[in-house]
RNA sequence: AGUGCUGAUAGAGGUGCGAGAUUCAAGAGUAGAAACCUGGAGAAGUAUGAGCUUCUAUGAAAGGUUUUGAAAGGGGAAAUCGCCGAAGGAAAACAAAACUCAUACUUUGUUUUUCUGGUUUGACAUUGAAUAAAUGGCAGACUGUCAGGAAGAAUUUCCUGGAGAGCUAUCUCACUG
Numbered sequence: 001a002g003u004g005c006u007g008a009u010a011g012a013g014g015u016g017c018g019a020g021a022u023u024c025a026a027g028a029g030u031a032g033a034a035a036c037c038u039g040g041a042g043a044a045g046u047a048u049g050a051g052c053u054u055c056u057a058u059g060a061a062a063g064g065u066u067u068u069g070a071a072a073g074g075g076g077a078a079a080u081c082g083c084c085g086a087a088g089g090a091a092a093a094c095a096a097a098a099c100u101c102a103u104a105c106u107u108u109g110u111u112u113u114u115c116u117g118g119u120u121u122g123a124c125a126u127u128g129a130a131u132a133a134a135u136g137g138c139a140g141a142c143u144g145u146c147a148g149g150a151a152g153a154a155u156u157u158c159c160u161g162g163a164g165a166g167c168u169a170u171c172u173c174a175c176u177g
Stems, first nucleotide, its partner, number of pairs: 001176004007171005014084001016083004022077003032068007042055004046104006087116011117143006124136004145162007
């Protein structure tokens, strides 16, 4: 000096990612509660079946009028903190929660495998109170990075393609000269 890969450290992408608290809107004049009227035997504990417990003729469910009246998940804002597989999904298995058992569903956590460079737009599907938002794949746009190619005096511009286990820089290790 070069090559290769292992390891370490520090970085870049930008409407960059995520977390908890604060605050705001919505949820909603909804759920619930109380009084009265109708009603006349069931009702509640995620769904179904069985059980158990509780309420109920001192009036259940349901409906109407009046009064009163929340919250959670999700979302916006700025600040703070942690970061650049940041993080977000999918599938499977296990465990826990919701009265017990069985099945199913939902939520949370752990493990394994697999997908996505990032942002954003569109319609569709799912979740959701929601025309908010999130997730999914599909089709576009923008952008960063590397490789190949072309043009150019050069900074650079254009085309094609790949993926973050990537890329850049420094150090280290090994090998070669």